[in-house]
RNA sequence: CCCCUGCAUCAAGAGUCGGGCCUUCGUCCGACGCCAACCUGCUUCCCGAGCAAGGUGGCGCUCCCGCUGGGAGGAUGCGGCCGAGACGGCAACCAAACGGGUGAUC
Numbered sequence: 001c002c003c004c005u006g007c008a009u010c011a012a013g014a015g016u017c018g019g020g021c022c023u024u025c026g027u028c029c030g031a032c033g034c035c036a037a038c039c040u041g042c043u044u045c046c047c048g049a050g051c052a053a054g055g056u057g058g059c060g061c062u063c064c065c066g067c068u069g070g071g072a073g074g075a076u077g078c079g080g081c082c083g084a085g086a087c088g089g090c091a092a093c094c095a096a097a098c099g100g101g102u103g104a105u106c
Base pairs, nucleotide, nucleotide: 006078007077008076009075010074015032016031017030018029019028020027021026033059034058035057038055039054040053041051042050043049045101046100047099048098061073062072063071064070065069080090081089082088
């Protein structure tokens, strides 16, 4: 780089300003802001849970059916960086309530 393919979620949440295109609706770009625990990390060794720190993402999901639900499509995630590679290395906050479990020590 190409091909094939799995799992989870789409309940809720969160926008202003400037500029380009446009009659409007909208759409794209930029700045600043905000939302959100999917991955990594941290909070306690583990689980629940928590923390927007590192990496993504979002600030509008659509359609259909025999509609407490289901299906199709679509979207997002399943860390990042350096290194030819390594059974190599690097960074991750001044944030973070508590409950349960195993073990160790006193």

A computed fold for a 106-nucleotide RNA, annotated as SAM-I/IV (S-adenosyl methionine) riboswitch aptamer. The model forms 88% of the base pairs in the Rfam consensus. Its Rfam family is "SAM-I/IV (S-adenosyl methionine) riboswitch aptamer". The family is grouped with related families in Rfam's "SAM clan". The sequence was found by an Rfam model in a public genome assembly.